[in-house]
Context: one part of a larger RNA
RNA sequence: CUGGGCGUAAAGAGUUGCGUAGGUGGUUUGCCAAGUUUCCGUUUAAAUGCCAAGGCUCAACCUUGGAGGUGACGGAAAAACUGGCAAACUCGAGAAUGAGAGAGGUCACUGGAAUUUCUUGUGUAGGAGUGGAAUCCGUAGAUAUAAGAAGGAACACCGAUGGCGUAGGCAGGUGACUGGCUCAUUUCUGACACUGAGGCACGAAAGCGUGGGGAGCGAACGGGAUUAGAUACCCCGGUAGUCCACGCCGUAAACGAUGGAUGCUAGCUGUAAGGAGUAUCGACCCUUCUUGUAGCGAAGCUAACGCGUUAAGCAUCCCGCCUGGGGAGUACGGUCGCAAGAUUAAAACUC
Repeated sequence: CUGGGCGUAAAGAGUUGCGUAGGUGGUUUGCCAAGUUUCCGUUUAAAUGCCAAGGCUCAACCUUGGAGGUGACGGAAAAACUGGCAAACUCGAGAAUGAGAGAGGUCACUGGAAUUUCUUGUGUAGGAGUGGAAUCCGUAGAUAUAAGAAGGAACACCGAUGGCGUAGGCAGGUGACUGGCUCAUUUCUGACACUGAGGCACGAAAGCGUGGGGAGCGAACGGGAUUAGAUACCCCGGUAGUCCACGCCGUAAACGAUGGAUGCUAGCUGUAAGGAGUAUCGACCCUUCUUGUAGCGAAGCUAACGCGUUAAGCAUCCCGCCUGGGGAGUACGGUCGCAAGAUUAAAACUC
């Protein structure tokens, strides 16, 4: 390489929104004949190999003759499949119309509880903290309690096995703008589709730059303990940071450790959204369909665990990735970055 694989053994890229090239592609009819199949011809050097005959006493070896030959080229035929062209179709895809749910996103405004600080009143000797203490705060009046003020951050209950989003993620309330989804009708377009190397875009936390902000928490740091030591766990403080705006970074156990799309293959039970039916004055209840989200399970699969119509089952298409452990996700080089670093990515050697 072929092959075999990728939930947990090595292996699904963080995500696919826009998607280029490429690969693949629904139903019907006609034509073409590029692929495809068949036939014919030419060619496919000699030697070798195969068959036959002959020559060395045999054989090896040698000589002569014959057959065969992948492929290539040319010609003829066929038209099922792939392809091309033309015409059509509606089930894929999209649009339209009518409903609906939602922490989907961005921006602005706003609410109450709580923590902290400050001011004032009441009040007096403690408070805080721990396994026990101490550092610490407090007679310059703390803690407690009452009233008021300031400021920042997060949103109890509802709340869920719940919802939305491509993923990251999203939760007090109101408004503006805005993306997607589901159901119903089957009205329109008529294959417009799937995937997608590169590319563009997005991407938790931490970190970085500039300017704000700073209540609580809190790396670093200081102190008190513990301990043989204690650069920790515990306690008292506390700076960056956490928050906002703009710009970078581009990584995570970015996980369902499970790439996307389509079709097929028993059921049962919840739950969310919508529809239809039954029933009713009406609404529930009940039956059923679609879409999502969970639990259990037939067949099947799996090394087992487990998965099981939301597949890890049965198939097709496209992409990514793996190929013993260590060295190493490292060195060097390239690209990107302000930096931190990220990305691409070896070898020697060793078991």
Predicted 3D model of a 351-nucleotide part of an RNA (small-subunit ribosomal RNA, central domain) from an uncultured bacterium. Model confidence (mean pLDDT): 82 of 100. It matches the Rfam family "Bacterial small subunit ribosomal RNA". Its family is annotated with ribosome and structural constituent of ribosome in the Gene Ontology.